[in-house]
Predicted 3D model of a 473-nucleotide part of an RNA (small-subunit ribosomal RNA, 5' domain) from Geminicoccus harenae. Model confidence (mean pLDDT): 88 of 100. It was read from a public genome assembly.
Context: one part of a larger RNA
C1' cells in the first nucleotide's frame, strides 16, 4: 500500500447491487418447511334428485413422491477431493425398437360388534373392494444349463391414461487405477485377514468384502506407523511475476443429521423433518407406561468483540403429485433490519469589501478565520406534497407495488463529519500543566515559556464516512 463475512469509537442524508453466528456440530417454546392422485379401490357423511345417478367432504387400502430440493463442516490426511484413465456393474421417471395384455383364486384395512389402556395406542370376532396379494396358460426375446432340458409376466379400461417381457439410448450412480494433496523423526519400525494363492459365500458388480484351507508374506528413510491440524476443488486476496495466504457468499464433489449401532422398504437410503435398539438430555403420566430431536425458514436462551423479520407470495423460475382443473413448495421470488461492503448522488450555484460583528493572534501598527457570512440574483438533484403509473405475463394470472418511472407544485429549503498537525508524514501558534496529569506505531515527549500532554484559534488529509484494533499478502 492492498484486502476483509469483520469488530470497536465518534458521526450519519438518499439510492442501486451484494453480503450478514467466523464463537457452543450448545440447548431449544411456538408456527410453518412434503405432499398429491376419486381418471386405482371400497366405505361413511353430506348436497341435488322420486329413483337411477351425479357433485362435494373425510379417514382408510393402493400408486408415485418423501434418496430431490434446503442446512451444516463435526468427522475425514482418505481414491475424500482434483485431474487423467479403466472394466466386472446398476439405473424409477424420459426417448426409441420388438412382443404381449389370456384365465382363475384366497385375503385384508376402513366399517360393525365386544374388549384393554390415564394416554400413546391396542386385542378378539364378523364382513368387504382394488391397478393390493397369489396361482394356471402363453412367451418373440430373457435367465440357468450336463445342450436333453429347466425357470419366469401382466391390470385394468367406453375412451383417455396405463400395465407386463425384452433390445438400445439418454441421464444419474456404484467400483478400480496413475499422478497431485499440511506440520512433527523430541514418532523408526508397523502389520495377523495381516500379504498372496485355491475354493466357496456374498454383492448390481470386481475384490481378503467374508469364510475354510495352504504359503509367509506386505508396508517402511522416495518417511511406513504414530501424534497434531484440516472438509477438497472451481476460485478468492495479495504480488510485476514466481510465489505466499486462503476456501464466507455463488458453483461442483464429499461427509454428517441429539450420541453410538442396526437393518427394513425401495430403481435409488442404511434414509435431516422414516423404523428398531442402546445412551445422555427434555417433557407428559392415573407410576403401569409413553413423547421428542431447528447443522430447514423465522424466532428464543446461552456463548461471544460480533452477525437480521416468529414478514408477503406461489406472480415468475424450478420441483413433487395429477389426464387435467389444480394442490403442495420458508426451494425460490420479494419485502423488512444492519454504512457490513462496492458503486452512484446530494447537503446548493452566482454575486457580494465599509474586508461587518465575533473568535484567535499581535511587535498594539495590525494580521487571520474571509467572499467566508449577511445582502442581492438564481437553480431544485434528492427529500416533501398532489396527479398519472409500468415492464417483468407467448391467451389468463403480479407477491413485489400504487413500487420503479413520468408530470405538476412549494421552497435554499430537511441533509457533515472524523482523524491528524515533533521526525518518519501533508499541516503552528496561544493558554493551561510542570517527570504531575498524560501521549506513544518506532525514535521518543512532559522536571515553568512543551509546535510531542490538555483546551482553543488556525491548518492538513479523507469524506457519509473517518479513525482504531485484529488478520493475510
Nucleotide at each position: 500500500g492492498a484486502a476483509c463475512g469483520a469488530a470497536c469509537g465518534c458521526u450519519g442524508g438518499c439510492g442501486g447491487c451484494g453480503c450478514g453466528c467466523c464463537u457452543a456440530a450448545c440447548a431449544c417454546a411456538u408456527g410453518c418447511a412434503a405432499g398429491u392422485c376419486g381418471g386405482a379401490c371400497g366405505c361413511a357423511c353430506u348436497c341435488a334428485g322420486c329413483a337411477a345417478u351425479g357433485g362435494g367432504u373425510g379417514a382408510g387400502u393402493g400408486g408415485c413422491g418423501g434418496a430431490c430440493g434446503g442446512g451444516u463442516g463435526a468427522g475425514u490426511a482418505a481414491c475424500a477431493c482434483g485431474u487423467g484413465g479403466g472394466a466386472a456393474c446398476c439405473u424409477g421417471c424420459c426417448c426409441u425398437g420388438g412382443g404381449g395384455u389370456c384365465u382363475g383364486g384366497g385375503a385384508u384395512a376402513g366399517c360393525u360388534g365386544c374388549g384393554g389402556g390415564a394416554a400413546a395406542c391396542u386385542g378378539c370376532a364378523g364382513g368387504u373392494a382394488a391397478c393390493a396379494c397369489c396361482g394356471g396358460a402363453u412367451g418373440u426375446g430373457c435367465c440357468c444349463u450336463u445342450u436333453g432340458g429347466g425357470g419366469g409376466a401382466a391390470a385394468g379400461u367406453u375412451u383417455a391414461c396405463g400395465c407386463c417381457c425384452u433390445g438400445g439410448g439418454a441421464u444419474g450412480g456404484g467400483c478400480c487405477c496413475g499422478c497431485g494433496u499440511c506440520g512433527g523423526a523430541u514418532u523408526a519400525g508397523g502389520u495377523a485377514g495381516u500379504u498372496g494363492g485355491u475354493g466357496a459365500g456374498g454383492u448390481a458388480g470386481u475384490g481378503g468384502c467374508u469364510c475354510a484351507c495352504c504359503a509367509a508374506g506386505c508396508c517402511u528413510g522416495c518417511g511406513a506407523u504414530c501424534c497434531g491440524u484440516a472438509g477438497c476443488c472451481g476460485g478468492u486476496c495479495u504480488g510485476a511475476g514466481a510465489g505466499g495466504a486462503u476456501g464466507a457468499u455463488c458453483g461442483g464433489c464429499c461427509a454428517c443429521a441429539c450420541u453410538g449401532g442396526g437393518a427394513c422398504u425401495g430403481a435409488g437410503a442404511c434414509a435431516c423433518g422414516g423404523c428398531c435398539c442402546a445412551g445422555a438430555c427434555u417433557c407428559c403420566u392415573a407410576c403401569g407406561g409413553g413423547a421428542g430431536g431447528c447443522a430447514g425458514c423465522a424466532g428464543u436462551g446461552g456463548g461471544g468483540a460480533a452477525u437480521c423479520u416468529u414478514g408477503g407470495a406461489c406472480a415468475a423460475u424450478g420441483g413433487g403429485g395429477g389426464c387435467a382443473a389444480c394442490c403442495c413448495u420458508g426451494a425460490u421470488c420479494c419485502a423488512g433490519c444492519g454504512a457490513c461492503g462496492c458503486c452512484g448522488c446530494g447537503u446548493g450555484g452566482g454575486u457580494g469589501a465599509u474586508g461587518a460583528a465575533g473568535g484567535c493572534c499581535u511587535u498594539c501598527g495590525g494580521g487571520u478565520c474571509g467572499u467566508a457570512a449577511a445582502g442581492c440574483c438564481c437553480u431544485u438533484u434528492u427529500g416533501c406534497c398532489g396527479g398519472g403509473g409500468a415492464a417483468g405475463a407467448u391467451g389468463a394470472u403480479g407477491a413485489c407495488g400504487g413500487u420503479a418511472c413520468c408530470c405538476g407544485g412549494a421552497g435554499a429549503a430537511g441533509a457533515a463529519g472524523c482523524a491528524c498537525c515533533g521526525g518518519c508524514u501533508a499541516a503552528c501558534u496561544c493558554u493551561g500543566u510542570g517527570c504531575c496529569a498524560g501521549c506513544a506505531g518506532c525514535c521518543g515527549c512532559g522536571g515553568u515559556a512543551a509546535g510531542a500532554c490538555a483546551g482553543a484559534g488556525g491548518g492538513u488529509g479523507c469524506u457519509a464516512g473517518c479513525g482504531u484494533u485484529g488478520u493475510u499478502c